[in-house]
RNA sequence: AAGGAAUUAGCUCAAUGGUAGAGCUGUCGUUUUACACACGAAAGGUUAGGCGUUCAAAUCGCUUAUUUCUUA
Numbered sequence: 001a002a003g004g005a006a007u008u009a010g011c012u013c014a015a016u017g018g019u020a021g022a023g024c025u026g027u028c029g030u031u032u033u034a035c036a037c038a039c040g041a042a043a044g045g046u047u048a049g050g051c052g053u054u055c056a057a058a059u060c061g062c063u064u065a066u067u068u069c070u071u072a
Base pairs, nucleotide, nucleotide: 001071002070003069004068005067006066007065010024011023012022013021018055027041028040029039030038048064049063050062051061052060
């Protein structure tokens, strides 16, 4: 320099253009003499930023940023 991929909850990851979810962690409760385990509940999201297409965008297009891979 050229090309490709990824970016979603604190972490790891899902999600046919049609209400954004799971597991783990953390918080609270039950249980225990206590801790752990187990069970239950609630909380936690500007889907990396911006613009556009659409009745409707995490999803499609453009662009910016970061990370990563390949080639030279």

This is a predicted structure of a 72-nucleotide RNA (transfer RNA) from Phyllopsora corallina. Its mean pLDDT, the model's own confidence on a scale to 100, is 82. Lineage of the source: Eukaryota > Fungi > Lecanorales > Ramalinaceae > Phyllopsora. The sequence is in RNAcentral, with records from ENA. It matches the Rfam family "tRNA". Gene Ontology term of the family: triplet codon-amino acid adaptor activity. It is annotated as a transfer RNA. About the family: Transfer RNA (tRNA) molecules are approximately 80 nucleotides in length.